Predicted 3D model of a 506-nucleotide part of an RNA (small-subunit ribosomal RNA, 5' domain) from a metagenome.
It matches the Rfam family "Bacterial small subunit ribosomal RNA". Gene Ontology terms of the family: structural constituent of ribosome and ribosome.

Context: one part of a larger RNA
RNA sequence: GGGUGAACGCUGGCGGCGUGCCUUACACAUGCAAGUUGAACGAGAAGUAUAGACUAAUCAUUUCGGUGAGAGGGAAAUACAGACAGUAGCGAACGAGUGAGUAACACGUAGAAACCUGCCCAUCGGAGGGGGAGAACCACUGGAAACGGUGGCUAAUACCGCAUAAGCCCGAGAGGGGAAAGCAGUAAUGUGCCGAUGGAGGGGUCUGCGGACCAUCAGGUAGUUGGUGGGAUAACAGCCUACCAAGCCUACGACGGAUAUCUGGCGUGAGAGCGUGAUCAGACACGAGGACACUGAGAAACGGGUCCUACUCCUACGGGAGGCAGCAGUGGGGAAUAUUGGACAAUGGGGGAAACCCUGAUCCAGCAACGCCGCGUGAACGAAGAAGUCCUUCGGGAUGUAAAGUUCUUUUAAAUGGGAAGAAGAAAGUGACGGUACCAUAGGAAUAAGCCCCGGCUAACUACGUGCCAGCAGCCGCGGUAAGACGUAGGGGGCAAGCGUUACCC
Numbered sequence: 001g002g003g004u005g006a007a008c009g010c011u012g013g014c015g016g017c018g019u020g021c022c023u024u025a026c027a028c029a030u031g032c033a034a035g036u037u038g039a040a041c042g043a044g045a046a047g048u049a050u051a052g053a054c055u056a057a058u059c060a061u062u063u064c065g066g067u068g069a070g071a072g073g074g075a076a077a078u079a080c081a082g083a084c085a086g087u088a089g090c091g092a093a094c095g096a097g098u099g100a101g102u103a104a105c106a107c108g109u110a111g112a113a114a115c116c117u118g119c120c121c122a123u124c125g126g127a128g129g130g131g132g133a134g135a136a137c138c139a140c141u142g143g144a145a146a147c148g149g150u151g152g153c154u155a156a157u158a159c160c161g162c163a164u165a166a167g168c169c170c171g172a173g174a175g176g177g178g179a180a181a182g183c184a185g186u187a188a189u190g191u192g193c194c195g196a197u198g199g200a201g202g203g204g205u206c207u208g209c210g211g212a213c214c215a216u217c218a219g220g221u222a223g224u225u226g227g228u229g230g231g232a233u234a235a236c237a238g239c240c241u242a243c244c245a246a247g248c249c250u251a252c253g254a255c256g257g258a259u260a261u262c263u264g265g266c267g268u269g270a271g272a273g274c275g276u277g278a279u280c281a282g283a284c285a286c287g288a289g290g291a292c293a294c295u296g297a298g299a300a301a302c303g304g305g306u307c308c309u310a311c312u313c314c315u316a317c318g319g320g321a322g323g324c325a326g327c328a329g330u331g332g333g334g335a336a337u338a339u340u341g342g343a344c345a346a347u348g349g350g351g352g353a354a355a356c357c358c359u360g361a362u363c364c365a366g367c368a369a370c371g372c373c374g375c376g377u378g379a380a381c382g383a384a385g386a387a388g389u390c391c392u393u394c395g396g397g398a399u400g401u402a403a404a405g406u407u408c409u410u411u412u413a414a415a416u417g418g419g420a421a422g423a424a425g426a427a428a429g430u431g432a433c434g435g436u437a438c439c440a441u442a443g444g445a446a447u448a449a450g451c452c453c454c455g456g457c458u459a460a461c462u463a464c465g466u467g468c469c470a471g472c473a474g475c476c477g478c479g480g481u482a483a484g485a486c487g488u489a490g491g492g493g494g495c496a497a498g499c500g501u502u503a504c505c506c
Stems, first nucleotide, its partner, number of pairs: 001506004006502005013375006019368002021333001026331003030328003035090003040087002047080004054073002058069004097286003107210006115203003120199007128162001130160002137152006168177003182191003213257002219249003224246008261283004265276004288309005311322004339365001341364003347361001348359004378408004388399004415441004422433001450495005455476003461490005471478002
């Protein structure tokens, strides 16, 4: 000199774009953050229309037994409609957060072969005929609740056989094995379904090389190193297991310890390098601590499950519920870090044929000078120079064209009027932001300057006060009676909506 996710002190006008718990991976009240499909399926409340069995205030009549009319109420049924829940499908493994762990094939880079892949694309072939259930629902019933139990009915793209098998799988071969689902539409047709091959994209695995500290850590290792048989996996492999052999790593640093997510990048520097890993992007890991499997194309699954531990809450004491390192927000910690906001209009994602629904992703708004950039706080003229203040050799000098004054301008702020693009490949419709940006109009200098420093380094000097006191200080050093170094004032220098200080990096 440059830099920062900064903080602190003083000060503070506006706009644009960014950024904002670096500390306790501490604990969390409340709301929201993952649903969707009725064109897979059964059932179906309220409601509407048709319809009106039955009932009936009241009236009429009566031979007092009735008979007739009848406002109103209203069951079954049909059609529409569709709440809540259920079966089933797809999604929930993405997106969002955090950096605790990890010195490791975790990451980066260059490769490799023994693998998997839902949705998507291309191609080939197929979809014949049957069956049995269990939800919802109904009945009974347990429990304070959470949640159940028993019996009965039922649909399907749910489940299970049979048939068929080009290709597929097993097998040396002979041979053996294995599939399917419909729905919408008057139809045409569309869209789903099954088997197989290839692709695209995604993922799992292995290897070379690369990037930290301590030798005041020198030896480490028994599934350890290799082999054979068996098992397991999508797949290679001590991945697991039985047996056999005795290997394997290591001063080119094994093992141990302490520290740490890694990278693209970012900061600095002429570069080499050094430092760093916030925001954005890629990868990894984690989801109160620890472990496990289930489902699935994909998870050892943040808002799924089970068990243990700690903690919190409810309870009728028998038993239950929970996990903000999602978005807001609260307590705590801390020098320190924001709103319990709006919208799905755009981009993107999930579901759906679509309409559409969901989306704290995202887009916006709010708060903060936290950063960068831009603008303003007026412009021109105006005295050998007012007043005040400071200094003085008392003559004067300085503040100083500064002010006043004159003539202009109106950025900005405030007011009034108008008012977008962002929204789409026929038209129409659709904007949270937002009556925002922007434009126009009238008026008025009107609404807007501070902070640090002035001994040398280092740009900038005098007076008074103080008297080794009070104090200053980055280093050298100032202060003990004329202090340019302390305090105040005048003046001056620097930067400026900031200026200084502290911390850290080059």
Its mean pLDDT, the model's own confidence on a scale to 100, is 87.